Predicted 3D model of a 77-nucleotide RNA (c-di-GMP-I riboswitch aptamer) from Syntrophaceae bacterium UBA1163. The organism belongs to Syntrophaceae, within Bacteria.
C1' cells in the first nucleotide's frame, strides 16, 4: 500500500418524534432528539421509490434504497 473492521482510541454525520420556517406536493434548511452509519462524505450518472402536472411528454424529491464514480479518518486479530 490492497483487503478488511475491533465491545480500540480520536473526531464526524443524525432515522423517527417535536418546534419554527420555505414549497401545491414529494421534501428543503435551523433548533431539540437518538434509532442508526467505516464513507449516513460528495455529485442525481444508472436503476428504484415518491410528489406535481396540461396526461403526452415534461418538471422536480430522495446520496439515511441500491449500483456504479470519486476524496477521505483510524489500525487490533
Nucleotide at each position: 500500500a490492497c483487503c478488511c473492521g475491533a465491545c480500540a482510541a480520536a473526531a464526524c454525520c443524525u432515522a423517527a418524534c417535536c418546534c419554527u420556517u420555505c414549497g401545491u406536493g414529494a421534501g428543503g434548511a435551523g433548533g431539540g432528539g437518538g434509532c442508526g452509519g467505516a464513507a449516513a462524505g460528495c455529485g442525481g450518472c444508472g436503476g428504484g421509490u415518491c410528489u406535481c402536472u396540461c396526461a403526452a411528454g415534461g418538471a422536480g424529491a430522495u446520496g439515511g434504497c441500491c449500483g456504479a464514480g470519486u476524496u477521505g479518518c483510524c489500525g487490533a486479530u